[in-house]
Formats: sequence, C1' cells, structure tokens
RNA sequence: GGCCCCAUCGUCUAGAGGCCUAGGACGUCGCUUUCUCAAGGCGAAAACACCGGUUCAAAUCCGGUUGGGGCCG
Repeated sequence: GGCCCCAUCGUCUAGAGGCCUAGGACGUCGCUUUCUCAAGGCGAAAACACCGGUUCAAAUCCGGUUGGGGCCG
C1' cells in the first nucleotide's frame, strides 16, 4: 500500500428497514428483608464511534473518516 471483518449502557451482548424515545445478563445506586453482612425481592440510572447519503421511515442499507483485528504484498 491492497483486500476482508468488526465498532450498541461501566463490561458481555440481543437486534437483520416500521412491533425500538433500543431489550437481556453481570456490575452500580436506592428501597425492602436481616441483629449485621451476603443472598433474595422491588425499582432506578446507564449505550447505537463520527460525518454524509438513500428512504415516508435507518442501530439496521450505501459512501467516507477514525479506531481495532485478519490476510496478501
């Protein structure tokens, strides 16, 4: 340098054009329970890497950028 794959709550992930103002697990916080802690129950906060495009409608499709990984030279 060329080609390919990936990027979603703090972490791991679901999602495949409209049912998603994005769901789950762990973690965090609050309440509850307990003599106390843990476990349990209830609740809350927390995310679509960035910029454009297509579309009535984009986390999802297309292009570019950035970052990560792989193959080739």

This is a predicted structure of a 73-nucleotide RNA (transfer RNA) from a Parcubacteria group bacterium. The prediction has a mean pLDDT of 83. Rfam family: tRNA. Rfam classes the family as a transfer RNA.